[in-house]
RNA sequence: GGCAGAGUAGAUACUAUGCGUUAAGUGCUUAGGGAUGGGAUGUCGCCCUAAGACGAAAGGUUUUGCCCUGCGGUAUAGUAUCGCGUCCGCUGUC
Numbered sequence: 001g002g003c004a005g006a007g008u009a010g011a012u013a014c015u016a017u018g019c020g021u022u023a024a025g026u027g028c029u030u031a032g033g034g035a036u037g038g039g040a041u042g043u044c045g046c047c048c049u050a051a052g053a054c055g056a057a058a059g060g061u062u063u064u065g066c067c068c069u070g071c072g073g074u075a076u077a078g079u080a081u082c083g084c085g086u087c088c089g090c091u092g093u094c
Stems, first nucleotide, its partner, number of pairs: 001094005010082009019072003028052007038088005058069003
C1' cells in the first nucleotide's frame, strides 16, 4: 500500500412485566438543549424541555374490595435480525 472484518445511537419482530383507557403516552409542527462505533467531527437519524395543533374502544363480572378480556400506531427489559456520513485508529491477511 491492497483486501476483508469487528464495533454506535437506534429500528423491526416475538415474549414477559407494567401504564393509560376519569387520556397520559405515541405520532405531527416550531424553538432550544443533549448524547451518539475506539478518537475527532457531524445530521435528513435518536433523546430531553417548552409552546401549538390533532386525537382514541371499551366490555364483562362483582360480595362494589377487586378481578378478567380487549383497546393504545403505549413504557421498560430480554432474545433475534438490520445498523454511522467524513477523517484517523483496531484486528486479520497478502